[in-house]
RNA sequence: AAAAAGGUUCAGGGCGGGGCGGAAUUCCCCAUCGGCGGUAAAGCGGCGGCAGCAGCCGAUCAGUCCGCAAGCGGCAGUCAGCCGCAGAUUUCGGUCCGUUUCCAAAGCCGACGUUAAAUUCCGGAUGAAAGAAGA
Numbered sequence: 001a002a003a004a005a006g007g008u009u010c011a012g013g014g015c016g017g018g019g020c021g022g023a024a025u026u027c028c029c030c031a032u033c034g035g036c037g038g039u040a041a042a043g044c045g046g047c048g049g050c051a052g053c054a055g056c057c058g059a060u061c062a063g064u065c066c067g068c069a070a071g072c073g074g075c076a077g078u079c080a081g082c083c084g085c086a087g088a089u090u091u092c093g094g095u096c097c098g099u100u101u102c103c104a105a106a107g108c109c110g111a112c113g114u115u116a117a118a119u120u121c122c123g124g125a126u127g128a129a130a131g132a133a134g135a
Base pairs, nucleotide, nucleotide: 008133009132010131016030017029018028019027031120033110034109035068036067037066038065044058045057046056047055063108064107071085072084073083074082075081089106090105091104093103094102112123113122
C1' cells in the first nucleotide's frame, strides 16, 4: 500500500393561520418538508516529471435524470432467503464551453396501521436499512 473477513459509531424532515362540523393537525383555502449512491469536459487540487504535454486520481449542491433503501403483497419459515408491486417536471426560459442538478417561473409526488378520508399527528420504531466514517 492492496485485498479479504470480523467488529464499532453514525445514518429523516415537516400543520402555523382560517373555514365547515357533534367530531378533522386527516376534508376545504392558505402553508410545511425532502434519506443514500451516481451523474461530461474545461479549469482547480493531487500523483508523476528537471520542466512542459499526455496519462492517472480527487472534490465540484437533483424529492420529481439513473439506481438504491425504507414500505406493501405472495412463497418459504428455525434462521437465512426467493419472487413481485409501488411516486412525481416542465419552459422556442436565463446563465454557461457545459447543467431535466445552478437561477427564475409555474407544476407535480409522497408506504403501512390508526382515523371524519393523514407528505406533516400517533403507532410498529430505543426497530430496520441504502450508505457514511474512523479504528